[in-house]
Predicted 3D model of RNase P RNA and transfer RNA as a complex of 459 nucleotides. The coordinates come from a structure-prediction model, not an experiment, and the mean pLDDT is 76. It holds a member of the Rfam family "Bacterial RNase P class A". By type it is a ribozyme. Rfam's curators write: Ribonuclease P (RNase P) is a ubiquitous endoribonuclease, found in archaea, bacteria and eukarya as well as chloroplasts and mitochondria.
Parts: sequence; structure tokens; C1' cells
RNA sequence: GCAGCAGGCUGUUCCAUCGUGGCGCCUUAAAGCGCCAAGGAAAGUCCGGACAACAAAGAGCGCCAUGCUUCCUAACAGGAAGAUAUCCGCGAGGGUAUAGCAGUGUAACAGAAAAUAACCACUCCUCAGGCUUCGCCAGGGGGGAAAGGGUGAAAAGGUGAGGGAAGAGCUCACCGGUUCCUGUGGUGACACGGGUAGCCGUACACCUGAUGGGUUGAAAGACCAUGUAUACCGGCUUUUAGGACUGCUCGUCCGAUGCCGGGGGGUAGGUCGUAUGAUCCUGCAAGCGAUUGAAGGACAAGAUAAAUGAUGGAAUGUGGUUCAAAUAUCUUUUGCAGAUGCCUGAACCGCCACAGAAUCCGGCUUACAGGCCGGCUGCAAAA
RNA sequence: GCCAUCUUAGCUCAGCAGGUAGAGCAACGCAUUCGUAACGCGUAGGUCUGGAGUUCGAACCUCCAAGAUGGCUCCA
Repeated sequence: GCAGCAGGCUGUUCCAUCGUGGCGCCUUAAAGCGCCAAGGAAAGUCCGGACAACAAAGAGCGCCAUGCUUCCUAACAGGAAGAUAUCCGCGAGGGUAUAGCAGUGUAACAGAAAAUAACCACUCCUCAGGCUUCGCCAGGGGGGAAAGGGUGAAAAGGUGAGGGAAGAGCUCACCGGUUCCUGUGGUGACACGGGUAGCCGUACACCUGAUGGGUUGAAAGACCAUGUAUACCGGCUUUUAGGACUGCUCGUCCGAUGCCGGGGGGUAGGUCGUAUGAUCCUGCAAGCGAUUGAAGGACAAGAUAAAUGAUGGAAUGUGGUUCAAAUAUCUUUUGCAGAUGCCUGAACCGCCACAGAAUCCGGCUUACAGGCCGGCUGCAAAA
Repeated sequence: GCCAUCUUAGCUCAGCAGGUAGAGCAACGCAUUCGUAACGCGUAGGUCUGGAGUUCGAACCUCCAAGAUGGCUCCA
């Protein structure tokens, strides 16, 4: 220098004019003045909480989610640091999986067989036959055998020797894995060893066990104001129905001027909840890190059909065109001409993303023009 | 704002412990008829909303994205 890997930060600035929402000041109003006014994702609403109501909420079943270890955290399906296996990449790195295995199920098509494996080939016994008859050839029946072929995503641990009619963990040696016992290291997942048992297919699901989850969401909910009629229909009910925002059962509470559903009537206004919070900033300390601790400082949108904007100018960045200057290579052969590249300056024109709070936080995911910062890898060159 | 459900042929819908997608109507052709419709016989038509992942294999399971539909406000 080129190509890449993983990560962090930023995501326009200033001025003028006009305008929008909230708060404060001056005596109410108006006017005026002053201060504040979107994001890293405010988004998707996918997880987890705070908060609120229902009994500050209880039991069992069901249902849902998660799944190696240790840690972080208010909590989590999030994050940090690690372990093992496997896949991709030359590499930096990245993806996926990992509770248990007692039991059950599935594995289309193909294939003999998908787990009580015999189609071809192999081998033994037997029956009967042919011929060129001490043998060869073809056939029927009964066994043995998982070594060879072929099918498949997947075929009964692998290699070698012994053994045997042929074969086979049938036996043995080595290798791989697993069960059980055990040593060392580690907080732990686990790693490295020793012994032991011939114990040896794979994948997914159900299942079993562990942990967590009560339900509903600010249209939760509390209060004030305004206003009216429960006409009518259906269901149920004092043999306790029904309700308490829960799929079922139980329990608890409410429950007769009945309850539920439909339909009708009235009002469709305001205040709180609602921004001082697991808050933000700065450096320090602990920790590999997520994070935590203490100190100092700060207060930073709050609208409700919904404000946070528009226009002009300047600057920065970037793209293009033109001009000027400097310079390299090539063509041509003396016109110092043309082409290509690099680079500095000026002028003009253009561009500047994704997107927008709606109770609030912690994450995840998705979208995003451009710019900045270090770290690491591969290749090439130079010293 | 919050919550739920859905997306399969031109239209309306099936399809489920994952095994290679169907029905009715519509379309087209044949047959029938003097002709048309209906009836009868046959044919075509699908990247199962899009993209990733798991798996030998995905309409179905998981994740992300897009679109559509429905419900939820005060008082007695």
C1' cells in the first nucleotide's frame, strides 16, 4: 500500500428573519421579556422490570418460556468471561449445539433390511438332473453368516491377526467412544492421567426432571365537573345463581332495592398519575470483563390530534465540470502536439442518511448517506 | 397507545404430532344442442406474503421483515 476481521465513537455547525409547545416574571387577561424543547435508534412491541387495579395474589392441574459453567443485574429469553463438540474461513475470526436418557414414537422415496436386517454374491447339508464323468455346469429344499456389492441423509465402532465350512468383538493387539471406580489441577463446566467392563448406529419429537411466569395494561387507575330513563328483549336465580379483568378445579371475599348479556339514555370537559430517576456528566478506586463503589457537579421535552419548524446566508465535508500551476508514463518524431494518471489552488453547480417522543426504565432486533478512532489477520514491497 | 388473529390456484377455503399440496366456484378444450346454458368427460394454473435458520427433507418448527383484519376509553 491493497484486501479483510472484530469493536468503539459520531451522525452537521453558526448567524439573521418569521413561527410553534411548555414554564417563569410583571397585577387577572392581552401584549412583552427570559429560559427550555426529540433519537441512536424516539421504530418493531420481541423479552425483562417499575408502577397501577383486581385479595399487596393463595393451593393443585393445565399451558407457556428457558436450558454447558461461573459471574453481572432490580429482572431477563439480556450481557461478560470461559468449557466441550462440530461446521465455514489460509488467517484474524464467525455460526450452531450442549439438562436427563427410565420409557414411547417417527424415519417419506429408494433399498432385502431403518433395528428381532439375507436381494445379489459367500458357505454347509440334502434332493434330483445334464455332460466331454476321480471333475464341471445349472436347478429345488433346509440352514449358517453382517465380512463384499448395491440403496439411502443415515446401514449395525475402525485397522490388522488368530479362528472358522464361510463368517462374525467370536478371541486378541492397537486406535476411537461409552459405563463404573479413582488420582491431580480448576470456584465450576471440564482438562490431563490410571484401572475396569466387549459395553458400541444416527437424528428428531413425545416424555421425565429443574428453574421462572397469577391476570390485565396508563384506553392501568384516582379525583372533580356536567348530565340522564334503565323503555324493551333474552338467560340464570334463595335446593346459592352470579360477580371479584385467571383455561379448569378448590379456597377466600362480595352477593337480593337481584346478577349477566343485548338494546336504550346521558356526558363526551378538566386535574392528577406524568418525569428527581435501577437518572445524567466528570475524573478516581476495585475487577480480565459485564459491572460495582464512593466523591463532586447537573436538573434536561411533556404536547393530547398532538409543538420541537420554515426561508435566506456563511462554514465544514463530499461528488462533478471548467480554468491555472507543478509533475510521471506512453504514442508520435521535432508540432513541444496528443492521451492517461497523480496532485495543489480557484470558480460554478449539486448532495448531506435512517427516521420523529406519547407512563417510564434495562436489553434485543431491525433501518441508517457520510465521517473519525485505535486493535488484529493475510498478501506484496522496502529498510 | 395497548392487545389478538390471519396471509395457500383468479376467488372462497381445506391441509398439522414435518415426508414433497387439494376441494368448490371461475378459466380452457372436447362432447351434447338448430344455437346457448346446465349436466358429462378432460386439461392447465401454486417459488404456500418475503428473507434467513434447524432438519436428509419445511406450507407446517424457530427468528427477522412486510401487509391485512378485528377488539379495548367516561356515568348511572